[in-house]
């Protein structure tokens, strides 16, 4: 990097450092940010892998990841319903885990 598969309406600091940016990419929105962004450290959440168990919509959390504003912040395509530009479903794309090449 490619493929397969599962999940993506829950959860997570009033700490330290750091200094201006951030919400993955493109476009359009809308937000967060000096009452301090990203990053790093600490802390925490979760429970995919893992461990326990005959099993459960069960338990654990030392280890491997992951995560810690807003539904994967929303929309970009299709379909359905409404009809003041709204709602729903799906596709596509993306993220994370596990497995394979």
């Nucleotide at each position: 990097c490619u493929c397969u598969u599962a999940u993506c309406g829950a959860g997570a600091g009033c700490g330290g450092u750091g200094g201006a940016g951030g919400g993955u990419u493109c476009g359009g929105g809308c937000c967060c940010g000096a009452u301090g962004a990203a990053g790093c450290c600490c802390g925490g959440c979760a429970a995919c892998c893992g461990g326990g168990g005959g099993a459960a919509u069960c338990c654990c959390a030392c280890g491997g990841u992951g995560c810690c504003a807003a539904g994967c912040c929303c929309c970009g395509c299709a379909c359905g319903g409404g009809u003041g530009g709204c709602c729903g479903u799906g596709a596509g794309g993306g993220a994370u885990g596990a497995g394979a090449g």
Model confidence (mean pLDDT): 84 of 100. Predicted 3D model of a 101-nucleotide RNA (SAM riboswitch aptamer (S box leader)) from a Bacillota bacterium. The model forms 94% of the base pairs in the Rfam consensus. Rfam family: SAM riboswitch aptamer (S box leader). Rfam 15.1 lists 9,625 matches to the family in 4,158 species. Rfam describes the family as follows. The SAM riboswitch is found upstream of a number of genes which code for proteins involved in methionine or cysteine biosynthesis in Gram-positive bacteria. It was read from a public genome assembly, where an Rfam model found it.